[in-house]
Transfer RNA from a Patescibacteria group bacterium, 72 nucleotides, folded computationally. NCBI's taxonomy places the organism under Bacteria, Bacteria candidate phyla. It was read from a public genome assembly.

RNA sequence: GCCGAAGUAGCUCAGUGGUAGAGCAGAUGUAUCGUAAACAUCAGGUCGUGGGUUCAACUCCCACCUUCGGCU
Repeated sequence: GCCGAAGUAGCUCAGUGGUAGAGCAGAUGUAUCGUAAACAUCAGGUCGUGGGUUCAACUCCCACCUUCGGCU
């Protein structure tokens, strides 16, 4: 230098045009003599950045940034 993959909650990941979700972690409560486990509830996101297409974009297109892999 070229090619490809990935970027979504604190962490691991779903979601591929039409209301952003799960598990773990966190907070509160129930329960217990007490703690843990268990159960219930809650909170937590400008979906890597900037543009474009569309009535509508996490999703499609373009450029850029970061990480990883491959080729030279």
The coordinates come from a structure-prediction model, not an experiment, and the mean pLDDT is 83.